The prediction has a mean pLDDT of 88. c-di-GMP-I-GGC riboswitch aptamer from an uncultured Gammaproteobacteria bacterium, 84 nucleotides, folded computationally.

């Protein structure tokens, strides 16, 4: 120093409720803990969700574009040190 995850010191925070923003996915602030060694940060690939707006068309598709980093991969950084 990579690998690796035992303590331990801290950190974050699903579900659900509640305020605001939003067209909607869903974010953001308070309560709250399922989990998390990258559950920090990047939408680059892939995947899902939505689709106010835009086509097409007839009640459905399709799509700029958003949303998900707690789906997966991948890049950047980064705490600790049993055992191997």
């Nucleotide at each position: 120093a990579g690998a690796c995850g035992a303590a331990a010191u801290g950190g974050c925070a699903a579900a659900c409720c509640u305020g605001u923003c939003g067209a909607a996915a869903g974010a953001c602030g308070g309560g709250g803990a399922c989990g998390c060694a990258a559950a920090a940060c990047c939408a680059c690939c892939g995947a899902u969700c939505u689709a106010c707006g835009g086509g097409a068309u007839u009640u459905u598709c399709c799509u700029a574009g958003g949303a998900u980093a707690g789906c997966g991969g991948g890049g950047u950084u980064g705490c600790c040190g049993a055992a191997u």